RNA sequence: CGAGCGGGCUGGGCGGUCGCUGAGGGUAGGUGGCGACACCUGCCGUCGGAGGAAAGUCCGGGCUCCACAGAGCAGGAUGCCAGGUAACGCCUGGGGGGCGUGAGCCCACGGAAAGUGCCACAGAAAAUAUACCGCCCCGCCGGCUUCGGUCGGUGAGGUAAGGGUGAAAUGGUGCGGUAAGAGCGCACCGCGCCGACCAACAUCGGUGGCAGGGUAAACCCCAUCCGGAGCAAGACCAAAUAGGGAAGCGUGCUGCUUCGCAGCAGGCGUGGCUCGCGCCAGCUUCCGGGUAGGUCGCUACAGGCACAUGGUGACAUGUGUCGCAGAUGAAUGAUCGCCACUGCGCAAGCAGCACAGAACCCGGCUUACAGGCCCGCUCGCCCU
Numbered sequence: 001c002g003a004g005c006g007g008g009c010u011g012g013g014c015g016g017u018c019g020c021u022g023a024g025g026g027u028a029g030g031u032g033g034c035g036a037c038a039c040c041u042g043c044c045g046u047c048g049g050a051g052g053a054a055a056g057u058c059c060g061g062g063c064u065c066c067a068c069a070g071a072g073c074a075g076g077a078u079g080c081c082a083g084g085u086a087a088c089g090c091c092u093g094g095g096g097g098g099c100g101u102g103a104g105c106c107c108a109c110g111g112a113a114a115g116u117g118c119c120a121c122a123g124a125a126a127a128u129a130u131a132c133c134g135c136c137c138c139g140c141c142g143g144c145u146u147c148g149g150u151c152g153g154u155g156a157g158g159u160a161a162g163g164g165u166g167a168a169a170u171g172g173u174g175c176g177g178u179a180a181g182a183g184c185g186c187a188c189c190g191c192g193c194c195g196a197c198c199a200a201c202a203u204c205g206g207u208g209g210c211a212g213g214g215u216a217a218a219c220c221c222c223a224u225c226c227g228g229a230g231c232a233a234g235a236c237c238a239a240a241u242a243g244g245g246a247a248g249c250g251u252g253c254u255g256c257u258u259c260g261c262a263g264c265a266g267g268c269g270u271g272g273c274u275c276g277c278g279c280c281a282g283c284u285u286c287c288g289g290g291u292a293g294g295u296c297g298c299u300a301c302a303g304g305c306a307c308a309u310g311g312u313g314a315c316a317u318g319u320g321u322c323g324c325a326g327a328u329g330a331a332u333g334a335u336c337g338c339c340a341c342u343g344c345g346c347a348a349g350c351a352g353c354a355c356a357g358a359a360c361c362c363g364g365c366u367u368a369c370a371g372g373c374c375c376g377c378u379c380g381c382c383c384u
Base pairs, nucleotide, nucleotide: 001380002379003378004377005376006375007374008373009372010371012339013338014337015336016335017334018333020049021048022047023046025044026043027042028041029040030039031038032037051355055366056365058364059363060362061361062360063230064229065228066227075226076225077224078223079222080094081093082092083091084090095109096107097106098105099104110221111220115219116218117215118214119213132163133162134159135158136157138155139154140153141152142151143150144149171189172188173187174186175185176184190210191208192207193206194205195204196203234296235295236294237293244287245286246285247284248283249282251265252264253263254262255261256260266280267279268278269277270276303322304321305320306319307318308317309316310315341352342351343350344349
């Protein structure tokens, strides 16, 4: 100098004008109160007012209500080991596997020697396995023959060593063995089981010729964890109307000798009865539930920053310091000027300026993102 890898920070700045929202302060008037003071209305002025992801709502927790003796079924999630944490499916460190020359990056990383399912094309065969080519032995037929055999055809067998297909075909190399072959036998490697040791992993010893393709973010098996719903949770105050309950007054009918008392609840009218139709079924007070509406929950916190100590680290402890949005037809805005950045243009100037908007709170993960700044590291080339 070039090409890369990993990590951190930032996410336009200044000013003017007009607004919105929350919280203090001052002040004027009014109401209540003995007063302190409280409330209402208005005015003045001060202070705070989106994010690194506020997003997706995917995990985990706090908080609230409901349920709950205990256990199990179902369902879901996770899956090497140790640690961190309120907890986690997150993070840190270590191990194993894969990729890269490297810095580094990626991994859902228990079980396919329990069962079931699936495996395109090609291929004989993709799994109760199987014989396409080849190799070997034997029988038969034919040709040649130096009579030892050899070649061709055919039939019945043996064989997984070799070829061929495929992403994948019964473990690999070598020696022995055999008609040819084969864990058929042996040595080493691999694999399973047992033991020692061990955090995982690895290591050591013994043992078995030895399960037998792949696939479990396919069903499934094993282990561990998980009660449900969510701030529209939930708590409190509480109109009007309708309905509910209680008491009193009242209405109608019936009975009793009157006053009056008792009983019944539907009664009355239409001449009586049945049907039908019409009218009345009220008033006052109190109670309780709930609706509209309002208040709380609501933002101080597993809180931020700095330093020290412990730890490889995630993180923990201590000290100091800071106060940082709380709306609910839902604020956080609009506009102007100057500057910064980018593009176009000779210039004047013009245009653009990322992703994106809190809703109970917090810890994570994932996704989106113009531009700018910083730190550490790797590889290549050149120079000294």